This is a predicted structure of a 72-nucleotide RNA (transfer RNA) from a Nanobdellota archaeon. The RNAcentral record of the sequence draws on ENA. The source organism's lineage runs through Archaea, Nanobdellati and Nanobdellota. Its Rfam family is "tRNA". The coordinates come from a structure-prediction model, not an experiment, and the mean pLDDT is 84.
[in-house]
RNA sequence: CCCGGCGUAGCUCAGCGGUAGAGCAUGCGGCUGUAGACCGCAGGGUCGCCGGUUCGAAUCCGGCCGCCGGGA
Repeated sequence: CCCGGCGUAGCUCAGCGGUAGAGCAUGCGGCUGUAGACCGCAGGGUCGCCGGUUCGAAUCCGGCCGCCGGGA
C1' cells in the first nucleotide's frame, strides 16, 4: 500500500428495511436458619462517527475511525 471480516446493554452475542432483543452480570423480591443454587420482576442502548438512499435504516450505499485476519 491492497483485500476481507467485525464494531448493537457492563460482558458474550442475536436481530439483514417496518416498536432494538437474549444469556450472563447488576438491583429488588420469593425460597433458605444464613449464603449459594433455583424461580420471578426491574433498571440499563445517541446500534463506532459523518453523510446518502427510502414514507421508514442497527439493517442498503459512500467516506472516516478502531480491532482482527490475509496479501504485497